[in-house]
RNA sequence: CUAUCCCGGGCGGGAGAGUGUGGCGCCGGUAUCCGGCCCACCGCCGAAGGCGCAACCGGCCCCCGGAAACGCUCAGGCAACAGGGACCGCUCGCGGAGA
Numbered sequence: 001c002u003a004u005c006c007c008g009g010g011c012g013g014g015a016g017a018g019u020g021u022g023g024c025g026c027c028g029g030u031a032u033c034c035g036g037c038c039c040a041c042c043g044c045c046g047a048a049g050g051c052g053c054a055a056c057c058g059g060c061c062c063c064c065g066g067a068a069a070c071g072c073u074c075a076g077g078c079a080a081c082a083g084g085g086a087c088c089g090c091u092c093g094c095g096g097a098g099a
Base pairs, nucleotide, nucleotide: 004097005096006095007093008092009091010090011089012088013087018042020041021040022039023038025037026036027035028034029033043078044077045076049074050072051071052070056066057065058064059063
């Protein structure tokens, strides 16, 4: 110095599951119905996060540590739009490590 890895930013891609039911509730309207909000109930999803008695990996090895896209669904989410989104690609950085 470089391949590469980590961290952070930008751009692009990015799944799943209910247009569920109800309400002496609130608001609005084209008004005996519709829409929005809120609350409750049932059903479901897993790819923010979180948790696990967990595959797997490591060690001073029958114990301890790390830990998944697996499992759990607390959180979050379930028409479209929007938003979020693990992960992937490209790129940036007077960042870190570095054969």